Context: one part of a larger RNA
RNA sequence: CUGGGCGUAAGCGAGCGUAGUCGGUUAUUAAGUCGGAUGUGAAAUCCCCGGGCUCAACCUGGGAAUUGCAUUCGAUACUGGAUAGCUAGAGUUCGGCAGAGGGAAGCGGAAUUUCGGGUGUAGCGGUGAAAUGCGUAGAUAUCCGAAGGAACAUCAGUGGCGAAAGCGGCUUCCUGGACCAGAACUGACGAUCAGGCUCGAAAGCGUGGGGAGCAAACAGGAUUAGAUACCCUGGUAGUCCACGCCAUAAACGAUGACAACUAGACGUUGGGGACAUAUGGUCCACAGUGUCGCAGCUAACGCGUUAAGUUGUCCGCCUGGGGAGUACGGCCGCAAGGUUGAAACUC
Repeated sequence: CUGGGCGUAAGCGAGCGUAGUCGGUUAUUAAGUCGGAUGUGAAAUCCCCGGGCUCAACCUGGGAAUUGCAUUCGAUACUGGAUAGCUAGAGUUCGGCAGAGGGAAGCGGAAUUUCGGGUGUAGCGGUGAAAUGCGUAGAUAUCCGAAGGAACAUCAGUGGCGAAAGCGGCUUCCUGGACCAGAACUGACGAUCAGGCUCGAAAGCGUGGGGAGCAAACAGGAUUAGAUACCCUGGUAGUCCACGCCAUAAACGAUGACAACUAGACGUUGGGGACAUAUGGUCCACAGUGUCGCAGCUAACGCGUUAAGUUGUCCGCCUGGGGAGUACGGCCGCAAGGUUGAAACUC
C1' cells in the first nucleotide's frame, strides 16, 4: 500500500465550518498524459542466431534488450494552469403562503392543595383484604371568599415545525428557516469536512429565589419464610424561575451528508395550475409525511423513488467473546464524572 463491511456486529447525539479531498459548461494553454524523431543509456552478464576447444562447462562474432534521461516536432480525449465567457448547480430580489420553529413580556379559565367563613354530623381515607393516617379541638361532604404554584382538557390528526435535543392555553413585540408561482439578477460563488467552534433530553452540581401537586432518600402500615421491593399513609432533595456549569441517553429510522438514475397503487399536509362546478369534485406538476408493493438487494427478517436498489464524491467507524469502555497517562470538570483508551491472562 492492498481486502471485506457498518438497519439487527461497526454511522460521531446534531449542526456550522477551516485545512484537505472532490467538482458544471465553452474557448484557450499544453504542465501531467499519449505519439514520432534524434542523442545518450560503457563493457561484461541475461536472451536470440552463429563460430571455436572431440562434447559440455568455458571462450568468442553479430543481434536484440537496456522498459531510463535529455532535446525536438506533434496530438488535445481526460486531469491541471491562466484568462475571458455561459447558465442547467448554488445563491439574491420581487409576490404569496402554512406552521406547538426560537426569545421576551402580559393575560386567562378548569383542576389540585392550603387558609378564612357558612351549612352539617360521625365518620373519612385507603386496599385483594387491611392497617398506619385524618376526624367530636367538628373532619369527609357541600357553598362562598382568599392565597399560591405548576400544567395547559376538548381542538389533536402514522397532523405541523425544527439540524438534532425538542416544541402545544391566549395576546403583543423581537426573530430564524422551509415551501409555491413565475420574472429579473449574480455567474460555479458548489459538495463533504480531520482539527476547531456552537447547540445538546433527563438526572446531577454552584449561587439566589420559589415550592401547589408529584416524589428518589427516609419513616410508618401491610404482604411475605424473609421483603432493605411491588401495595398503602406520610415525606425531603428534586421537579419550577434567573444566572453559571455538566455533555451524557435504546441522543433510534438502532439506517452519515450531498447528487443522479430506477414500475406502480392508495392515503394525508402545504401552496400552485387546468377542467369544470359553485355543496363539493376530477386531473396535473412540485415540496413534505404514511401504508402496500414490481424489479433489484439481503444470511434471513425485511428494504423497496423518504432504498437497505443502481452509481459518484467526501467524512466517521468495525476487525472473535471475556478482561473493559476497565487500568495507566493526557485533556476537560467545582464535583459527580466525561473524553481519549491498552495489556497480561483466559475461552

Overview: This is a predicted structure of a 347-nucleotide part of an RNA (small-subunit ribosomal RNA, central domain) from an uncultured Pseudomonadota bacterium. Model confidence (mean pLDDT): 88 of 100. RNAcentral holds the full RNA, with entries from Greengenes.